The prediction has a mean pLDDT of 83.
The part of an RNA shown here (large-subunit ribosomal RNA, domain I) has 494 nucleotides and comes from a soda lake metagenome.
Its Rfam family is "Bacterial large subunit ribosomal RNA". Its family is annotated with ribosome and structural constituent of ribosome in the Gene Ontology.
[in-house]
Context: one part of a larger RNA
Parts: sequence; C1' cells; structure tokens
RNA sequence: GGUAUUUGGUGGAUGCCUUGGCACUGAGAGGCGAUGAAGGACGUGUUACGCUGCGAUAAGCUACGGGGAGGUGCGAAAAACCUUUGAUCCGUAGAUGUCCGAAUGGGGAAACCCACCGUGCAAACGGUAUUGCUAUGUGAAUACAUAAGAUAGCAAAGCGAACCCGGCGAACUGAAACAUCUAAGUAGCCGGAGGAAAAGAAAUCAAUUGAGAUUCCGCUAGUAGUGGCGAGCGAACGCGGAAGAGGCCUGUGGCUUAUAGGCUCAAACUGGAAUGACAUGGGAAGGUCAACGAUACAGGGUUAAAGUCCCGUACAGGUAAAGAGUAUAUGAGUCCUUGAGUAGGGCGGGGCACGUGAAAUCCUGUCUGAACAUGGGGGGACCACCCUCCAAGCCUAAGUACUCCUCAGUGACCGAUAGUGAACGAGUACCGUGAGGGAAAGGUGAAAAGAACCCCGAUGAGGGGAGUGAAAUAGAUCCUGAAACCGAAUACUU
Repeated sequence: GGUAUUUGGUGGAUGCCUUGGCACUGAGAGGCGAUGAAGGACGUGUUACGCUGCGAUAAGCUACGGGGAGGUGCGAAAAACCUUUGAUCCGUAGAUGUCCGAAUGGGGAAACCCACCGUGCAAACGGUAUUGCUAUGUGAAUACAUAAGAUAGCAAAGCGAACCCGGCGAACUGAAACAUCUAAGUAGCCGGAGGAAAAGAAAUCAAUUGAGAUUCCGCUAGUAGUGGCGAGCGAACGCGGAAGAGGCCUGUGGCUUAUAGGCUCAAACUGGAAUGACAUGGGAAGGUCAACGAUACAGGGUUAAAGUCCCGUACAGGUAAAGAGUAUAUGAGUCCUUGAGUAGGGCGGGGCACGUGAAAUCCUGUCUGAACAUGGGGGGACCACCCUCCAAGCCUAAGUACUCCUCAGUGACCGAUAGUGAACGAGUACCGUGAGGGAAAGGUGAAAAGAACCCCGAUGAGGGGAGUGAAAUAGAUCCUGAAACCGAAUACUU
C1' cells in the first nucleotide's frame, strides 16, 4: 500500500409527518373614499429586536349582549399586576384615531417646511384647494346689461383581482420568401359603468305553410359561402334546451329616492346520547372478556389504532339596539309629446362569415336629400306580383360572464429540490442608479422531565461521571440517518 470484516466521523438522500399551498363545489358579498380610502411613515408594552394589534385615550377606551375561571397577543421568559363586585375572551354599536397619501390653506426632495382668518386669558380648536351645478348680493370697458370677481349649499375626484361596454390600436408569427391576406380588432393604452354589463319587445325572420323581444348552451356545420379561390376565415334558416315579461310617451303613468308603521331574515352563543374489567407495555385507543348509544360510526385530539375520555357531530334552541330584505301609504326628483337635415342617393371608408365583387343589408367623414298610412321599409344587384313589418323616442327582471374577498365543504392534487416565489420575522435577505430581479431556510421528546451535583479544562469550548426519560448513538448542529468522502481495529497479503 491492497483486499475483507467490524466499528466510527462527515453528509443529509430516503421513509414517515404537516402548520402551507393547488384545483374546484355550494352559499354569501361584489365595493372602499373629503364623516379623508387603498397603501404607508413614525410611534405605542415594565422591557433590545421582529411579527401582530392599536394611535398621544396608542397589545387599548365606553355601552349593551354572550360567557364563566382564569388572564396580562406570538418568538419567550422574568417582574409586577388584573379577576366570581364576573376579568381575559367572543358578538353588536360607539369613542379616540399622530403624520403622509385623491391630500384639499401655500409650498415640498411623501411622512417635512411656512401661513392667514375666527373663537378663546391661554393651551388649543375650527375654517381657508380645484372644477361643475344651483342660489344670493355685488359689479368693468359701456347707458341698460353682460363678463370677471365674492359668498353659501350640493356634487365630483382617488383606489380596487377578473368579468362588461366604448374610443385608439400594433408587431413577431403563418402564408414554408412576401406586398392583399393572417396573427387580430388580439396585446397594449385611454374613457365609462355595474353586481353583473351589454342586448331587448320586429320598419325581424320565413316562403306560399307559418314563426313571434333579448341573452346563453347543444346541433345545424367545418356545411353554404368567402379567400394572392393560397394560407386561412367561416355563417344563417331550422331543430333541441336554460330562462321567460312586457311596458311607457301628460297619465288613476314608468323609474329613482326619502319617511312612516307592518312582516320576514339575521350574531356571539346554549343544550347535546352511550364502557367497564383483565393481561402486555413507559404509555392502551390495539388484544381478550363482557356491555351500551345512534336523527350523533363527519372530523380532530388524547403517551399506540377511541361511536360511548375531550372538542365536536345529528338534532333542538337563541334577547335588545343597530342592520338587511319585502309589499303598502305619503312626499320629492326625474323621464317621455309617435320621432326630417331623418330614410334614401353620390364620393371615401368601416362593419356584416362575405377581401368591391352581380353585393343586398348596417354605420357615416363629405356633398345632397323624400314620402307622411291614399304612405313607407324589407324579402341578397335590379323590376313586377305577392308576403311581411312600421325606422328616424324611452325603460325592462331571469337565464349568461367573473372572483381581490367571506363561510362551509370536496379531491385516483403536492408533501419541504414537491406544492404559491414564500409551510419559517418572504416579496424578506441580497443584487441593481433605476425600471426591476429575487433566494436559502420545516421535524428533540408523550411531557422540558432541556441534564441539579461532582471531575478535567482558562471562572472557556468541549468532554467524563451522576441524574431525567421507553429511548440520550432522542442532548438542543437534536426523528429516520443512504451514498460519495475521511479514519480506527482485526485478519490475510505485497
């Protein structure tokens, strides 16, 4: 040095676990904001820090209700206190709520600086942005007036995950190149609204029979068409379903809103059945023997695997105020007069599955421009006959779309390199001037019973005894503890 066996170190795979995720289902809610939001800064405890809560009344204050023995949030303890004269805790309603932020007295490099007016002895408190509308009294050039300016009242603003409507609107890409075309009216930007939005009661379809608002789904059908007839794009009629609702234009009206009394719903929470023994074991819920409940054998916990030990579960009950919903009555506000610069036409575009085509139909930038129910529109150029409907006014639930959020539940979803980026003080540490990028990191034990005391050592680190524990090779770098890698002992061997 090698081989083998044994035994260690290192390391953190694997197994088991789950406080966290993921995807859905059913209900609810679908907004918050000048009564100052969302989001923050700084404070706040007996006390370094972080999280959580709260706001100079600062882990809290008040009232009412619930509840009934412990409590002073967590990491995490000590001290000092509170509490059956009912605390902590839970629910409902209120008070307080620094500074920034739409931020609104002016300014500003957010959380800061500097004011004026009024009240008040002071401390302090209140007011003072802009725009729109309404009202009031003033009031120029300029006579009447009007504008400007002033005051008061009301409203708006800003934020928010997707869904919705409207305006503007790409490119990569595909066409195996590329220009019409496609991607796509997508992404993106902007405006607006609601819990849904939009659409909506035929100037609609159909075809010689008829149907009867809108929306959504399954077919019709990848059909008819459209298309450098390329790539592609792509209906409707009709049928079957979900849902179903029709109204109004001067009136006994519709809609919105306020008030009144009435009805219904609704919290914390309360009660809630039934088991014992024996042996094993550290521990019984597992085993054996013998019982019981069940409108409750969902689930979780308890030293191991519990219907009957604990929390629950089925079922039953639950006050007031405030709140929500609903119909009625009264008041207020608002809307609507049967639809002309309209229908139609020319030119240029756009939308319709339809790229200008034979191109109907719809919208309109521009130029024009009817009829008046004895009338007008449509039936895919156009004409006739026939059929059908009545534009140029308004409102309208349901079925449909979505989920930042709340509650309950489900999973041939994950189980710490997985599942959210994040199971842990994570959008943290860290990186970047910035926009922005963005981790790693879970597990002692049933219970801290977390090792008193002694010894070595530096009043260490670390270790040896002792003790706890079922176990300490479970000792805090703590469950299990693979491999790579590094040792030791023994045997054989060069």